[in-house]
Molecule: small-subunit ribosomal RNA
Organism: Isosphaeraceae bacterium
């Protein structure tokens, strides 16, 4: 340089943010299983659980060319029984055991074996004894056995030869690895053999000896190969030696004796788990997980033990013994071992045919033919996996039917279907025959050959039927999951916190894209989902590749062992390290690449690469190790100084306190928020003098000093540790860290002995309180103090381990040194150490850290891995105890957290407002009544409103009406009302009348209209019938619009751009002034802007203009008793349209030269003149579906509509809002005066007359600046009342009237007369108001027939007091602070108790398990000894039987440890609905909290002692920044 491979995240803690951190999802995979579905084929694969039990068949035989005998056959030949040979140790199965006697990689054997096969050399002579079969006899049910006789061999034995082997002796050469090995010479000893076929064998097949090879094995070593330290010590054949035994071989493998070793934190021993590897899954990789199929190794074969045979076994389908189990039995005895192939039962979520064949490949035997082969090759079953194919293709609408949705127009299903034209895969039926076959036998040829090769003929296929051809015809072939986010795909209906869903977050409580269904859609497709498991994502155990101030995490501190790491120079070595186109190995298969074969693919074949590793050899020597030498800078040492509450012991001192003694004195003291307990006339307290005692050392004292930390403060003496500075000619890397270990270690606590003034857990008492096991007070014991000994913990904190080095500065304090300065006080500069603060870079999630790092690096140690459970249980260990150290799990949660942000809140702070308080006036709360509400009542007392912000509210008018699913009763249904269609007929609508009826209504009779017209008719309205629909004050204000209340007329709420911050967000909007105001000014990383405030609008206050059917003799005239009554006039008042006027404009002062504030002048008015309308972003799911509108739901001869009557007015009570009062500032009577704003023709009504009056009669005038309502009242004048429940007060009741109305019984108002109640100023508490206001006085209006109106909305009259303050209560604004709050303090939250459920721990015990130890018994069997007698051996040597012994499995007994289960009861824990008690914590959480310890208490907790800040607040000190 090129090429290839190649790494993704999301959801969930919050109001939001960043970080930490867990949970969870998307991917791939599986020997799978389950659910739904299922057309075909190929290749694979399939008992993972009970290594549980097994019926039946098969799975190992073969050789007559080793031998004998028997049988068949004339023979050739064949069959059988046994002997003999070879094989049966392979192949096949399984994974129990095994953590090392295994496996893997690499080596070693100088310590070994080896049948069959290959190569080479040499050889096979002579002889003998048995035995099975067989024959005879016997026992037994059987299995099988015994006795006698005789027989063969390639069976067995003896002798001979010895190329040679082995053993021993002697000599030589070479080599190595300690013992030694190889070769060689020589002497002695010792050791072989089998035959068969064939007419015929040195020759073919065999046999014997020796050497070598190949294949296969045995043994040894190094390294690697799980968990647990809550297993820390293990071990007696144990470790070694000597000698021996044993083996193919080394060895303590075994034995005797001797020694006392050996292993272990680099994890021995124990326990648990597990066959191991090649590989496989996943992953970018490193890694993690795994070991099924295939291959290699190991182990096992019913369980345990044992040996025999053999080349090889301690032997899967051999033997012996023991045990369990099963079967047979004549009860005497026997038989058996599927973890071979099939098959069966059992258990389980779950895993197949009692198939075919030796055709191929391979194996055993055989000269061979051949035989055997559940190895194997095939087939069968199972979508179990992978791969391939199909279920059709093209055309086809004005887009059918149906379904679903719909805003009703339509959309969608959907070219989808139908229909037309095609195709022919797969399946089905039929045909067809290649290939898996090479070989074998026979013959011929080449050839020396019966080797080999070639040719010809014959013969052998289990499985199958492929390719291909034909027939036929779209015909036989689609499902499953999902559709809230993650995550691709949504609508309707049903349901109503139900039923259900759910991987996480979470859905469902009446409109659910999340449940169920439908339609539609998305994904995959003969499959699709679910579950389980593994890896990934997870950098969430971090080697690659993490962290520890506050998130989990630095040991309380030191000394130091092992270990890890380590300064400069030189030389050496070559262990690490590095190199080599070096050698060996890393099996095959698999993965990867290339090529090839099945139509493709899966699958398979060939080649390559890779196998990251190990070993050997050779080389390099920079670095590390090691060895040697040297150095001085690290470290240490020496000298001289300095500072210091460093430590230990002893001695001494004064102040204060308490007690005691004495004096003076005479009533209190003490204590608190206030008190009380307590002390005091037996003399306290106070004060003076004296004595005694114990503890602590004021000021100095300072974020100043010392120490490793804990910690250390009066003075002196003695002993003693460390630090720092300067000098240095000494040592020469002696260093750093430090697992274990050892020491020190506040307070509390413990033991023993002292001591005890003050203080003071516990305790007693007094208070506080609902309670007060507390906070406060009075007492007070342990303790606090000393000595000795324990304990070993703290927020033991800088929440920051130690060491070294490096990396800008500034400033202050402490201790040294050098230097400048004429001297001195003092000071400047440089430098080393220590103690603080501010800050560059950098780091950090941020806060912050910042040469004393939390920066940049190196070294070492400790520690963390979600929250709860829990620092608990258990085990171990330490302690006298308290308790410490070590330290889990089940279960449970979807979080728990850190920092910072915006709010909200605080019994936090600052600043500032408001009738918020204070000051003041008048009320409410008490009475009677009115009215609303609650409650009660009722057939019904219709509904709504609910702190402020419901309650004289909706109601600005409930006797009927109103009025309502309010109640009772009677009626109507196309309806009381709207629109449309069809039909009817001229009957109709309307009007009149009759009957029933309470009415509505029902029914009957009469009368009786309209437009057009060709006079037939027709049309619209109306009516009737029918249909579609109307109607609903029925539900949901938590589906809504609109409107409204409230915070609040408060001064706030935001935006654009820019800037800062990772971000939420901040800045602007904070700050200094100022304002009623985010009003304005100044400052300013902000600059501007918007909605609000203000202004613009209306009323009112002054003036002017304009205009005048009200106003006026103002000015003129006329008239009247009088009146603008008239003429006339608009000047004034007024009316109503317009305009002016006020702006800190002027002066003075203050202020920053500002904004503005204070005072003054002028002015009708001042510093927003007064009042109104107007109310920001938003809050309260605030109110209203009963004003109206409206989605959805519900009712339709009724929840609609009409009517009669009742109810909404009920009354033992309670509350709110009012009226009238309680009286003399008053009441009564008489007389007199002055408004404004309104209203009036279905109306207001004058005057007049009648009535005591309400009112009546009459009706002038007025559609109203004209007439009327209309009188205003308080007030003024005069008279009476004389403090009384009254000449106050008017409730209640009686009688009589009036008015409205269809109608005043329930249930109206008014008048007159009579009656005259409570009430003498109102408890706790509470409301309004700051000026034309409060108070007080009357007037008007809406609604309305009338009226419950004392309400409401307005109007004017008279007309105050107080405050100039912000401590407090309430509310609000801004800034700041704390926070565990964010549905936001009406928040959050802790513990006991009670209830349910779950898991766990302890526990008298009980049951079970694996293993070890000791002892007893002791099978089989090897070995050892004996082996007289018996048997074999012709003799002998020797052997056998037999006997004894050691060892020895199972079994038995015993003691102990460990593990599991269970256990009355006890204990805490998790979770659960709104249970009980309190209020501990979060804001100063109302006593700051927390840590350790001790005591106490229903509980959270309280108190003592010491400690921490992770405490708010105020003041002060120190420090810093700027000037």
């Nucleotide at each position: 340089a090129u090429g290839u491979c190649g790494a993704a995240g999301g959801g969930u803690u919050u109001g939001a943010u960043c970080c930490u951190g867990g949970c969870u999802c998307a991917g791939a995979a599986u020997g799978a299983a389950c659910g739904u579905u299922g057309g075909c084929g190929g290749c694979g694969u399939g008992g993972a659980u009970u290594a549980g039990g097994c019926a039946u068949g098969c799975a190992a035989g073969u050789c007559g060319g080793a031998c004998g005998c028997c049988c068949c056959g004339c023979g050739a030949g064949g069959g059988g029984c046994g002997u003999g040979g070879c094989g049966c140790a392979a192949g096949g199965g399984u994974g129990a055991g095994u953590a090392a006697g295994g496996c893997g990689a690499c080596g070693g054997c100088a310590a070994c074996c080896a049948a069959c096969c290959c190569c080479a050399g040499g050889g096979c002579c002579g002889g003998g004894c048995a035995u099975a079969g067989c024959c005879g006899g016997g026992g037994g049910a059987a299995a099988c056995c015994c006795c006698g006789g005789g027989u063969a061999a390639u069976u067995c034995c003896c002798g001979g030869c010895g190329c040679g082997g082995c053993c021993g002796g002697u000599g030589g050469u070479c080599g190595g690895c300690a013992u030694c090995g190889a070769c060689u010479a020589u002497c002695g000893g010792u050791c072989a053999a089998a035959g068969g076929u064939g007419c015929g064998a040195u020759c073919c097949c065999g046999c014997c000896c020796u050497g070598g090879g190949a294949c296969g094995g045995g043994c040894c070593g190094u390294c690697g190969u799980g968990g647990u330290a809550u297993c820390a010590g293990g071990u007696c054949g144990u470790u070694g030696g000597u000698g021996g035994g044993g083996u193919g071989a080394c060895g303590g493998c075994c034995c005797a004796c001797c020694a006392a070793g050996c292993c272990g934190a680099c994890g021995a021993c124990g326990c648990c788990u597990a066959c191991c590897g090649g590989g496989c899954g996943u992953g970018c990789g490193a890694g993690c997980g795994u070991g099924g199929c295939c291959c290699g190794g190991c182990a096992c074969a019913c369980u345990g033990g044992g040996a025999c045979u053999g080349a090889g076994a301690c032997a899967c389908u051999g033997c012996c013994c023991a045990g369990a189990c099963u079967c047979c039995u004549a009860c005497g005895g026997g038989a058996g071992g599927c973890u071979g192939c099939a098959g069966u039962c059992g258990a389980g979520a779950a895993u197949c045919u009692u198939c075919g064949g030796c055709a191929a490949u391979g194996g055993g035997c055989g000269c061979a033919a051949g035989c055997c082969u559940g190895a194997c090759c095939g087939a069968g079953c199972g979508a179990c996996g992978c791969c391939g194919c199909g279920u059709g293709g093209a055309g086809g609408a004005c887009g059918a039917c149906g379904g679903c949705c719909u805003u009703c127009g339509g959309g969608u299903u959907g070219u989808a279907a139908a229909c037309u034209c095609c195709u022919g895969u797969c399946g089905a039926g039929g045909g067809g025959g290649g290939c898996c076959a090479a070989g074998g036998c026979c013959g011929c040829g080449c050839g020396a050959a019966g080797a080999g090769c070639g040719c010809g003929g014959c013969u052998c296929g289990a499985g199958g039927g492929a390719a291909c051809c034909c027939u036929g015809g779209a015909g036989g072939a689609a499902g499953c999951a999902c559709g809230g986010g993650c995550u691709a795909a949504g609508u309707u209906c049903g349901u109503g916190c139900c039923a259900g869903c759910a991987g996480c977050c979470g859905c469902g409580g009446u409109a659910a894209g999340a449940c169920g269904a439908a339609c539609c859609g998305u994904g995959c497709g003969a499959a699709c989902g679910u579950u389980a498991u593994u890896c990934g994502g997870a950098a969430u155990c971090a080697c690659u590749g993490g962290g520890c101030u506050u998130a989990a995490a630095g040991c309380g501190c030191g000394u130091g062992u092992a270990g890890g790491c380590g300064g400069g120079c030189c030389g050496g070595c070559a262990c690490g390290u590095c190199g080599a186109c070096g050698g060996c190995u890393g099996a095959a298969a698999g993965c990867c690449c290339c090529c090839g074969g099945c139509u493709c693919a899966a699958c398979c074949g060939g080649g390559g690469a890779a196998u990251g590793g190990g070993c050997c050899u050779c080389g390099a020597u920079a670095c590390g190790a090691c060895c040697g030498g040297c150095c001085u800078g690290g470290a240490g040492g020496g000298g001289c100084g300095u500072a210091g509450g460093g430590g230990g012991a002893c001695c001494g001192g004064g102040a204060a306190c308490u007690u005691c003694c004495g004096g003076u004195g005479g009533a209190g003291c003490g204590g608190u928020g206030a008190a009380a307990u307590g002390c005091g006339u037996u003399g306290a307290g106070a004060u003076c003098g004296g004595a005694a005692g114990g503890a602590a050392c004021g000021c100095c004292c300072g974020c100043g000093g010392c120490g490793a930390a804990a910690g250390c403060g009066c003075g002196g003496u003695c002993c003693u540790g460390g630090a720092c500075g300067c000098c240095u000619g000494c040592u020469g890397a002696c260093g750093c860290u430090g697992a274990g270990a050892c020491g020190c270690g506040a307070a509390a606590g413990c033991c023993a002995g002292g001591g005890g003034a003050g203080c003071g857990a516990a305790c007693g008492g007094g208070a506080u309180u609902a309670g007060a096991u507390a906070c406060c007070c009075c007492g007070g014991u342990a303790g606090u103090c000393c000595u000795g000994g324990c304990c070993g913990u703290a927020a033991a904190c800088c929440a920051u381990g130690g060491g070294c080095a490096c990396u800008g500065g500034g400033u202050a304090g402490g201790g040294g040194g050098c230097u400048c300065g004429c001297c001195g006080a003092u000071g400047g500069g440089c430098u080393c150490c220590c103690u603080g603060c501010c800050g560059c870079a950098g780091c950090g999630a941020a806060a912050g850290c910042g040469u004393g790092a939390a920066g940049u690096g190196c070294c070492c140690c400790g520690c963390c891995u979600g929250g709860g459970g829990a620092g608990u249980a258990u085990g171990g260990u330490c302690g006298c105890a308290a308790g410490g150290c070590u330290g889990a799990a089940a279960c449970u949660c979807a979080a728990a957290g850190g920092a910072a942000u915006u709010g909200a809140c605080g019994g936090g702070g600052g600043c500032u407002c408001a009738c918020a308080c204070a000051a003041g006036c008048g009320g409410u709360g008490g009475a009677g009544c009115a009215u609303g509400u609650g409650g009660c009542u009722u057939a019904a007392u219709u509904c709504g409103a609910g702190g402020c912000u419901a309650c004289g509210c909706g109601c600005a008018g409930a006797a009927c009406c109103u009025u309502a699913u309010c109640c009772c009763g009677g009626g109507c249904u196309u309806g009381a009302c709207a629109u449309g269609c069809a039909c009817g007929g001229a009957u109709u609508a309307g009007c009149c009348g009759g009957c029933g009826g309470a009415a509505a209504c029902g029914u009957c009779g009469g009368u009786g209209a309209c437009g057009c017209u060709u006079c037939g008719g027709u049309g619209g309205a109306a009516c009737g019938u029918g249909c579609a629909c109307a109607g609903g004050u029925g539900c949901u204000g938590c589906a809504u619009g609109g409107c409204u209340g409230u915070c609040g007329u408060c001064a706030g709420c935001u935006c654009g751009u820019g800037u800062c911050g990772u971000g939420a967000g901040a800045u602007g909007u904070u700050g200094g002034g100022u304002u009623a105001a985010g009003u304005c000014c100044c400052g300013u990383a902000a600059c501007g802007a918007g909605c609000g405030a203000a202004a613009c609008c209306c009323c009112u206050g002054c003036c002017c203009c304009u205009a005048g059917u009200u106003g006026c003799c103002a000015g003129c005239g006329g008239g009247u008793c009088a009146u603008g009554c008239c003429g006339g006039g608009c000047a004034c008042u007024c009316u109503a349209g317009g305009g002016g006027g006020a702006c800190c404009g002027c002066c003075g002062g203050c202020g920053u030269c500002a904004a503005g504030c204070c005072g003054g002048a002028g002015g009708a008015a001042g510093g927003c003149g007064g009042g109104g309308a107007c109310g920001a972003c938003g809050u309260c799911a605030a109110g209203u579906c009963c004003u109206c509108a409206u989605g959805g739901c519900c009712c339709u001869u009724a929840u609609g509509c009409c009517c009669g009557g009742g109810g909404c007015u009920g009354c033992a009570c309670a509350c709110g809002u009012g009226c009238u009062a309680c009286a003399a500032u008053g009441g009564g009577c008489c007389g007199g005066a002055c408004a404004g704003a309104g209203c009036g023709u279905c109306g207001c009504a004058g005057a007049g007359c009648c009535g005591c009056g309400a009112g009546g009669c009459c009706g002038a005038g007025c559609c109203a600046a004209u007439c009327g309502c209309c009188a205003a009242a308080a007030c003024c004048g005069g008279c009476c009342c004389c403090c009384a429940g009254u000449u106050c007060g008017g409730a209640u009741c009686g009688c009589g009237g009036g008015c409205u109305g269809c109608a005043a019984c329930c249930c109206g108002c008014c008048c007159g007369c009579g009656u005259g109640a409570a009430g003498c100023c109102g408890g706790a508490a509470u409301c309004g108001c700051u000026a034309g206001u409060a108070a007080u006085c009357g007037c008007g209006g809406a609604u309305c027939a009338g009226c419950a109106c004392u309400g409401c909305c307005g109007c004017g009259g008279u007309g105050a007091a107080u405050g100039g303050g912000u401590u407090c209560c309430u509310g609000a604004g801004c800034c700041u602070u704390g926070u565990a709050c964010a549905c936001a303090c009406c928040g959050c939250c802790c513990g006991u108790c009670a209830a349910g459920c779950c898991a766990c721990c302890a526990a008298a015990g009980c049951g079970g398990g694996g293993g070890g130890c000791a002892c007893c018994c002791g099978a089989a069997g090897u070995c050892g000894c004996c082996g007289c007698g018996g048997c074999c051996g012709u003799c002998c040597a020797g052997g056998c039987a037999g006997g004894c012994g050691c060892c020895g499995a199972a079994g038995g007994u015993g003691a102990a440890a460990c593990c599991c289960g269970u256990g009355a009861u006890g204990g805490g824990g998790a979770c659960u609905a709104a249970g009980u008690c309190g209020u501990a914590a979060c804001a100063a959480g109302g006593u700051a909290a927390c840590c350790g310890u001790a005591g106490g208490g229903g509980a959270a907790c309280c108190u003592g002692c010491g400690g921490u800040u992770g405490g708010a607040u105020c003041a002060c000190c120190u420090c810093c920044u700027u000037u």